A computed fold for a 350-nucleotide part of an RNA from an uncultured bacterium, annotated as small-subunit ribosomal RNA, central domain. The coordinates come from a structure-prediction model, not an experiment, and the mean pLDDT is 87.

Context: one part of a larger RNA
RNA sequence: CUGGGUGUAAAGGGCGCGUAGGCGGGCCUGCAAGUCAGAUGUGAAAUGCCGGGGCUUAACCCCGGAGCUGCAUUUGAAACUGUAGGUCUUGAGUGUCGGAGAGGAAAGCGGAAUUCCUAGUGUAGCGGUGAAAUGCGUAGAUAUUAGGAGGAACACCAGUGGCGAAGGCGGCUUUCUGGACGAUAACUGACGCUGAGGCGCGAAAGUGUGGGGAGCAAACAGGAUUAGAUACCCUGGUAGUCCACACUGUAAACGAUGGAUACUAGGUGUAGGAGGUAUCGACCCCUUCUGUGCCGCAGUUAACACAAUAAGUAUCCCACCUGGGGAGUACGACCGCAAGGUUGAAACUC
Numbered sequence: 001c002u003g004g005g006u007g008u009a010a011a012g013g014g015c016g017c018g019u020a021g022g023c024g025g026g027c028c029u030g031c032a033a034g035u036c037a038g039a040u041g042u043g044a045a046a047u048g049c050c051g052g053g054g055c056u057u058a059a060c061c062c063c064g065g066a067g068c069u070g071c072a073u074u075u076g077a078a079a080c081u082g083u084a085g086g087u088c089u090u091g092a093g094u095g096u097c098g099g100a101g102a103g104g105a106a107a108g109c110g111g112a113a114u115u116c117c118u119a120g121u122g123u124a125g126c127g128g129u130g131a132a133a134u135g136c137g138u139a140g141a142u143a144u145u146a147g148g149a150g151g152a153a154c155a156c157c158a159g160u161g162g163c164g165a166a167g168g169c170g171g172c173u174u175u176c177u178g179g180a181c182g183a184u185a186a187c188u189g190a191c192g193c194u195g196a197g198g199c200g201c202g203a204a205a206g207u208g209u210g211g212g213g214a215g216c217a218a219a220c221a222g223g224a225u226u227a228g229a230u231a232c233c234c235u236g237g238u239a240g241u242c243c244a245c246a247c248u249g250u251a252a253a254c255g256a257u258g259g260a261u262a263c264u265a266g267g268u269g270u271a272g273g274a275g276g277u278a279u280c281g282a283c284c285c286c287u288u289c290u291g292u293g294c295c296g297c298a299g300u301u302a303a304c305a306c307a308a309u310a311a312g313u314a315u316c317c318c319a320c321c322u323g324g325g326g327a328g329u330a331c332g333a334c335c336g337c338a339a340g341g342u343u344g345a346a347a348c349u350c
Stems, first nucleotide, its partner, number of pairs: 003322004007304002012318001014201004021194003025088007033081002035077008049065006091191001092188003095184004103177007110154001115149007125136002162169002206247006215241002220236004258317006266295011299306002323350003332343004
């Protein structure tokens, strides 16, 4: 390489959009590049294979045959692939109607709580722990009442509930805006799937500039604990956490499970629709579509388990794996302000 694989043994890209490429629905007609059949030419000899022969045998040598699976030219076939034209509607998309949603962006508003400030009441403690101490407090704390300031987060509702491609999204209102779903079957007529490169998005931490800073809190300081305690516990506390713009581009970025399509027993919840039965009406019941859970047959699996949301049965495309360590290291290249990221070995060793 091939083969075999990728939930947990090595292995699914963090996620999307999409270029090249690969693959691609039904029917009719033409062409004949692939494909198939015939003919002609060529496919040197030696070697190899089969049959026979010569050296005493063998190796070796000689003769004959098949073969040389190929290439070129030419004549045909037209099922499949391709290609050209026409046509269709079920794939895909559009339109119309409808409801659901923490989907995204911006602005404004609200209440509870913490902290701080001012004033009142009030007096000796408060706080903290396993126990303490550091700390705060007679310059009046803690507690309590009233007023004010400021920042951050939104209790209950809340739900294996919803939305989003993923990261993720939760107080309320308004504006702008993306997607999905159901019904209908009016329109287009294969316009599709995947996607190397590429482009974009991408938690937290971190970085730059300028703001902001209530609470929390790396670093740091002190008090304890301890043999020690650069920790766990306590009292403080700065970056940071928040906002704007720009960068970084990584995570157990997980369902450790790439995307698309089709098919393959059931049962039971739940969310959003639609139709029907029934009813005065609302419920209830039945059918159906989309999502999200649990249980479970066949089948699969090393087992665990998965089981219409497949890890089953198939097809297409991409990514990745190929013993452990060395090592996600070195070197080089590219990216970054830096931190570092991406790509990614070998010697040696077991």